[in-house]
Large-subunit ribosomal RNA, domain III from an Anaerovoracaceae bacterium, 390 nucleotides, folded computationally. Lineage of the source: Bacteria > Bacillati > Bacillota > Clostridia > Anaerovoracaceae. The prediction has a mean pLDDT of 81. RNAcentral holds the full RNA, with entries from ENA.
Context: one part of a larger RNA
RNA sequence: GAGUAGCGUAAGCAGGGUGAGAAUCCCUGCCACCGAAAAUCUAAGGUUUCCUGAGGAAGGUUCGUCCGCUCAGGGUUAGUCGGGUCCUAAGCUCAGGGCGAAAGCCGUAGGCGAUGGAUAACUGGUUGAGAUUCCAGUACCACCGAAAGUUGUUUGAUCGAUGUGGGGACACAGGAGGAUAGGCUGAGCGCACCGUUGGUUGAGUGCGUCCAAAAGCUAAGGGAGUUACGAUAGGCAAAUCCGUUGUAACAAUCCUGAGGCUUGAUGGGGAGGGAAAUUAAAGUACCGAAGCAGCUGAUUUCACACUGUCAAGAAAAGCCGCUAGAGAGACUGUAGGUGCCCGUACCGCAAACCGACACAGGUAGAUGAGGAGAGAAUCCUAAGGUGAAC
Numbered sequence: 001g002a003g004u005a006g007c008g009u010a011a012g013c014a015g016g017g018u019g020a021g022a023a024u025c026c027c028u029g030c031c032a033c034c035g036a037a038a039a040u041c042u043a044a045g046g047u048u049u050c051c052u053g054a055g056g057a058a059g060g061u062u063c064g065u066c067c068g069c070u071c072a073g074g075g076u077u078a079g080u081c082g083g084g085u086c087c088u089a090a091g092c093u094c095a096g097g098g099c100g101a102a103a104g105c106c107g108u109a110g111g112c113g114a115u116g117g118a119u120a121a122c123u124g125g126u127u128g129a130g131a132u133u134c135c136a137g138u139a140c141c142a143c144c145g146a147a148a149g150u151u152g153u154u155u156g157a158u159c160g161a162u163g164u165g166g167g168g169a170c171a172c173a174g175g176a177g178g179a180u181a182g183g184c185u186g187a188g189c190g191c192a193c194c195g196u197u198g199g200u201u202g203a204g205u206g207c208g209u210c211c212a213a214a215a216g217c218u219a220a221g222g223g224a225g226u227u228a229c230g231a232u233a234g235g236c237a238a239a240u241c242c243g244u245u246g247u248a249a250c251a252a253u254c255c256u257g258a259g260g261c262u263u264g265a266u267g268g269g270g271a272g273g274g275a276a277a278u279u280a281a282a283g284u285a286c287c288g289a290a291g292c293a294g295c296u297g298a299u300u301u302c303a304c305a306c307u308g309u310c311a312a313g314a315a316a317a318g319c320c321g322c323u324a325g326a327g328a329g330a331c332u333g334u335a336g337g338u339g340c341c342c343g344u345a346c347c348g349c350a351a352a353c354c355g356a357c358a359c360a361g362g363u364a365g366a367u368g369a370g371g372a373g374a375g376a377a378u379c380c381u382a383a384g385g386u387g388a389a390c
Base pairs, nucleotide, nucleotide: 012030013029014028015027016026017025031387032386033385034384039367040366041365045347046346049345050074051073052072053071054070055069059067060066079140080139081343082342083341084340086117087116091112092111093110097106098105099104121138122137123136124135125134141339142338143337144336148332149331150330151329158326159325163322164321165320166319171309172308173307174306177302178301179300182296183295184294185293186292188209189208190207191206192205193204194202210268211267214263215262216261217260218259221256222255223254224253225250226249227248228247229246230245231244232243234242235241272287273286310313353362354361369381370380371379372378
């Protein structure tokens, strides 16, 4: 320079409280804002910022009794969620190998590597802070396994590949159908209420009208011809499997499949009602009604199922067969038992991530209600959140 520019899009007001001190902290009421978000879940990233108690030097664009600040203490609980003890893709690495003055480069088998495949748990409750992890109830998976039962020992029980076959196994667009989630209405049902009025016992007003996995029984549909007995040049050996092929019989069978009903549930939750008590803990403990009908209806699911198109749309394992092989005990398995390592707090369109800042910028995915509307546009609202730090 200069007490100048600025104080970073935005609504606060009032009354109480605390305190040395209050526009700014806490509580209450009214008002206002977002509502395909400024709500909720979650990946990445951050790494204790989470909760409780205390504090006010500095940080906070003002203030501060307050804080994502300082100090202390506490907090993340898993057979089933995500990852590993499973599988492979791009890519990386690479025994041998090829090439190269050296360093090294290329690359087979193999290995690593999710953003993909496989894979057993749901509902409710609870803390100041954790929950598909704790607790309650009800399940499921793998392994071990008393009892009991079955079966076999060359007339072979049972196991069974690193081999072989099936399967896994796949694009995009379009339209139609089934079903559900959700929503709305109700002279239905239940609970509460009855007016400072011109008027309120009425077809009154307000609120609520639910529940999973799993098991059993069904099922809109969709797909494939199926079965038996032979033969057999192929599937690097073998095969009863697959493939090829012959004969016969049957239109039924098999696979897949959302949803529905019953059980689960004599349970949970539930509008509402609502204590006692104190040195600390109230809408707390505890009690608890009704739970139907009709309409609507998905962008969810059946399911890349069907139809169409051309640019013709991963791999491997789990899984199911087959044999090679092993082979004397094996199987079903009730009661009962066992179940490893890592993550799990909190923010997550943001004051906690990336932007030097408590920065009008950027940040993958899921849920996403009502009125009007073609609509996830737009306006107003619900649940929920917020009032932006002069």